Predicted 3D model of a 127-nucleotide RNA (FMN riboswitch aptamer (RFN element)) from Shouchella lehensis G1.
The same sequence occurs in records of 2 taxa.
Its mean pLDDT, the model's own confidence on a scale to 100, is 82.
[in-house]
Order: sequence, then structure tokens, then C1' cells
RNA sequence: AGGUAUCUUCGGGGCAGGUGAAAUUCCUGACCGGCGGUUAAAGCCCGCGACUCUGCAUAGUUUUUAUGUGGACUGAUUUGGUGAAAAUCCAAAGCCGACGGUAUAGUCCGGAUGGGAGAAGAUCAAA
Repeated sequence: AGGUAUCUUCGGGGCAGGUGAAAUUCCUGACCGGCGGUUAAAGCCCGCGACUCUGCAUAGUUUUUAUGUGGACUGAUUUGGUGAAAAUCCAAAGCCGACGGUAUAGUCCGGAUGGGAGAAGAUCAAA
């Protein structure tokens, strides 16, 4: 300096009280924030993953499942301050959070001992 290579490890957080026959789901108050990037540190700026839907291929099979690969979808922020630079820091006030289950769920249980953006390391090859 560096790869269409191989392998290993890692890779998501969060509740108390009240009412009630029953609620971590309602009410009151609280709490949580994956990965990469961005002049400077980000749940809400850009993108990715996940969830959900789906085309094709292969395998099984009684019409749906598994694996691979592609596509679609994909939530939410402002004001003031400092500064060369911040929608990222400081101050303040806000907002958002898949699907199935269950007394209505970001926080419980489940698919999931799964998948995964990616992070770190080892080996190997080439120069």
C1' cells in the first nucleotide's frame, strides 16, 4: 500500500404507580435509541440494515414452505448559544418507533439459539 480470496469472533436498548375481574397495552409519570457517512460527537441530515410485501431460480410438497438472488416499501426537529465549521456539541422545547399474541404494547411474550448493516482480527495471494 492493498484484494470479486478464505476463515474466526463480535454485532439492540428500555417501567414504576393508579384504575380494573383482567392492562409493563388504558391513565399519570418515567425510560430506550442498530450500522456507515457528514468540516465537530446525530433515534428524528444522507444512506444502510431490520420488519412488511413481492418477481425469478432451485428443492421439497399438496399449494404452501425452505434456500439463493433481485425489486418495492421504509418513522420522527425546531429555536437560541459557541465556533472556521454543528439540523451532530451546550441550553430549551418537541417528535418517532414493523408484524403476530394479549385489556389497545417502542419498553411484555413470540417468529428469533434466526437474519443483519457492519466492526475487529487471522490467514492467503499479488506488488